TPP riboswitch aptamer (THI element) from Tritonibacter litoralis, 105 nucleotides, folded computationally. The RNAcentral record of the sequence draws on Rfam. Lineage of the source: Bacteria > Pseudomonadati > Pseudomonadota > Paracoccaceae > Tritonibacter.
[in-house]
RNA sequence: CGACAUCCGUUGGGGUGCCCCUUUUAUUUGGGGCUGAGAGGCAGCAGUCAACCCAUCGAACCUGAUCCGGGCAAUGCCGGCGUAGGAAACGGAGACCUGACACCC
Numbered sequence: 001c002g003a004c005a006u007c008c009g010u011u012g013g014g015g016u017g018c019c020c021c022u023u024u025u026a027u028u029u030g031g032g033g034c035u036g037a038g039a040g041g042c043a044g045c046a047g048u049c050a051a052c053c054c055a056u057c058g059a060a061c062c063u064g065a066u067c068c069g070g071g072c073a074a075u076g077c078c079g080g081c082g083u084a085g086g087a088a089a090c091g092g093a094g095a096c097c098u099g100a101c102a103c104c105c
Base pairs, nucleotide, nucleotide: 006093007092008091009090010089011055012054013053014052017034018033019032020031021030040049041048042047061086062085063084067080068079069078070077
């Protein structure tokens, strides 16, 4: 000196599964268990609100996928697939210490 991490604001994107008991015309009601950041509320779907996560340096999330392997009471539980294809951005702050690089003496 520049930049990153990180933080803030606004805007936007996204998911809500599995099992047991109970109850019901009906996963309809209530309770409990598993994973997870999140499995919530409103009258079911839709929609909406809330929490949470993520926003191009993008595995939040979707597709492939009724996929493959492992494991589980069960599951999109874990791994692979994956230097596959998609996927929502702009602005501001960025101290101190340490390290690295360049130039000068």